[in-house]
RNA sequence: UCUUCGAAAGGGCAAACCUAGGGUGACCUAGGGACGCAAAACCACUGGCCAGGAUGGACUGGCAGCAGGGUUGCCGAA
Numbered sequence: 001u002c003u004u005c006g007a008a009a010g011g012g013c014a015a016a017c018c019u020a021g022g023g024u025g026a027c028c029u030a031g032g033g034a035c036g037c038a039a040a041a042c043c044a045c046u047g048g049c050c051a052g053g054a055u056g057g058a059c060u061g062g063c064a065g066c067a068g069g070g071u072u073g074c075c076g077a078a
Base pairs, nucleotide, nucleotide: 005076006075012037013036017032018031019030020029021028022027035065041071042070043069045068046067047066048063049062050061051060052059
């Protein structure tokens, strides 16, 4: 130094829920709040789930805190 790995310290993010706003909706944004997280940082590429489409389908969206994949990345005990 790299890979695997995850002790400590400093810092970081923030589930449920509440308030306000936006959206037909899934859900999103801001504030409060912490269940958790070493990629819980970014990307809808693959699968999945969810919403709209009366059902089904074409299609259009949402979820990166469902998994895989891609890109980048803090610290360094054993």